[in-house]
RNA sequence: GGAGUUGGCCAGACAGCCGCCCCGCCGCUAAAUCGGUCGUUGGGUGCCGUACGUCUUUACCGGUUCCAAGGUCGAUUUAACGGCGGGGAGGAAAGUCCGGGCUCCGCAGGGCAGGGUGCCAGGUAACGCCUGGGAGGCGCAAGCCUACGGAAAGUGCCACAGAAAAUAUACCGCCCGACCACAAUUAGUGGCGGGUAAGGGUGAAAAGGUGCGGUAAGAGCGCACCGCGCGGGUGGUAACACGCCGCGGCAGGGCAAACCCCAUCCGGAGCAAGGUCAAAUAGGGAAGCGAUGGUGUGGCCCGCACCGCUUCCGGGUAGACCGCAUGAGGCGCGCGGUGACGUGCGCCCGAGAUGAAUGGCUGUCCACGACAGAACCCGGCUUAUCGGCCAACUCCCAAG
RNA sequence: GCUCCCUUCGUCUAGUGGCCUAGGACGCUGGCCUCUCACGCCGGUAACAGGGGUUCGAGUCCCCUAGGGAGCG
Numbered sequence: 001g002g003a004g005u006u007g008g009c010c011a012g013a014c015a016g017c018c019g020c021c022c023c024g025c026c027g028c029u030a031a032a033u034c035g036g037u038c039g040u041u042g043g044g045u046g047c048c049g050u051a052c053g054u055c056u057u058u059a060c061c062g063g064u065u066c067c068a069a070g071g072u073c074g075a076u077u078u079a080a081c082g083g084c085g086g087g088g089a090g091g092a093a094a095g096u097c098c099g100g101g102c103u104c105c106g107c108a109g110g111g112c113a114g115g116g117u118g119c120c121a122g123g124u125a126a127c128g129c130c131u132g133g134g135a136g137g138c139g140c141a142a143g144c145c146u147a148c149g150g151a152a153a154g155u156g157c158c159a160c161a162g163a164a165a166a167u168a169u170a171c172c173g174c175c176c177g178a179c180c181a182c183a184a185u186u187a188g189u190g191g192c193g194g195g196u197a198a199g200g201g202u203g204a205a206a207a208g209g210u211g212c213g214g215u216a217a218g219a220g221c222g223c224a225c226c227g228c229g230c231g232g233g234u235g236g237u238a239a240c241a242c243g244c245c246g247c248g249g250c251a252g253g254g255c256a257a258a259c260c261c262c263a264u265c266c267g268g269a270g271c272a273a274g275g276u277c278a279a280a281u282a283g284g285g286a287a288g289c290g291a292u293g294g295u296g297u298g299g300c301c302c303g304c305a306c307c308g309c310u311u312c313c314g315g316g317u318a319g320a321c322c323g324c325a326u327g328a329g330g331c332g333c334g335c336g337g338u339g340a341c342g343u344g345c346g347c348c349c350g351a352g353a354u355g356a357a358u359g360g361c362u363g364u365c366c367a368c369g370a371c372a373g374a375a376c377c378c379g380g381c382u383u384a385u386c387g388g389c390c391a392a393c394u395c396c397c398a399a400g
Numbered sequence: 401g402c403u404c405c406c407u408u409c410g411u412c413u414a415g416u417g418g419c420c421u422a423g424g425a426c427g428c429u430g431g432c433c434u435c436u437c438a439c440g441c442c443g444g445u446a447a448c449a450g451g452g453g454u455u456c457g458a459g460u461c462c463c464c465u466a467g468g469g470a471g472c473g
Stems, first nucleotide, its partner, number of pairs: 001396010012365007020088008029079010040069005046064004090371001094382002097380005102270004109302004114266005119133005134148001135146004149261002154259002156255003171200002173196005179191004208226006227250001228248005233242003274322004284313006293307004329348008366369001401472007410426004418456001427445006449465005
């Protein structure tokens, strides 16, 4: 210098003007509520004085008090407007593919059905995610990929071709025959009977491989090596490994993203969950069914709780607020761990709409700007994505 | 927003993993018939939404993506 692998980060920058959503403070206006007050108005079978030493009547007079209205002042809340200050999409906010929180179904109980996962160990709230390891595969390497339990529990399938597709089998070939026919003959040819899986051919796949012996020809038929299975030993938590030991000639192809078996996990629904306030209304009419019933209840049954239910007709409707963002939160440092991760301390608060907010214009600069936008929240996976930067490592070339 | 379903010629559809080179109807088109058109007869055209995986083999089984549709208080 070139080619590549892994991990992490950024997602045009700056300035000006106009505009959108949320929060806080201030000002002004309006409404509601509460409290104070009044040379106001109205009301009271409230009280006192006039009304006396005592008794009767008793105010329309004077004062006081209570209630209501109104005025005025202050406080609180809400709403509109204005001003100031602060905040405002992502690495995937997406697909809704997994897991969890939260909420309701009384508890989330038992069984069946159904579904997911599938080498081992660990992490985690949990997972189908992540980390480390094993086995297999790819790459010269760094490194990457794997739905990776069971096919001697059972059932099923393996088209076409081929003799045969799973209880093995005999098409060609090879070998044997004391059998038959042809030929002059022991030699050859054809047939018939038998042996043989070594050779040919078919197929995606053909019943351990190579060599030697052996044989009529052959064959794990015998032997050596390799492979395989079983038992033991050693190492490892385990998966598993072993150029450790012994036994067995070898025992049966593939498909479980075919049914299935084994192990393990899963109750159902989803913020349009659910709750509070509030308007209207319904104790309406007709028909039918019914306690071995119906509803909550969800695919079914048991269990549990409740008591009429179904269909049709007619009538009515209006929304507001909470849930809603302090959370398995983020950042920095230290410690434990190979790592995922855990833990201690310190600091920070970073969207919250409900027709749904992040935009537009101008200028300068550069590497000329991709995929795309929250809607209850969080952890993952997958998919889309212009480019740029950093770190570690591998291979090749050249020079020292 | 949430929960589900579907995708095969131009249209409607059939399709047990293998004789699928994917069948049928309507349509379109060429020919025959007819004096001509229609009807009828014979032939042709044209599709598994896209990608990856499992398998000897995928329209069918599994995963991802795209498009379309339904329901909710």
Molecule: RNase P RNA; transfer RNA
Organism: Acidiferrobacterales bacterium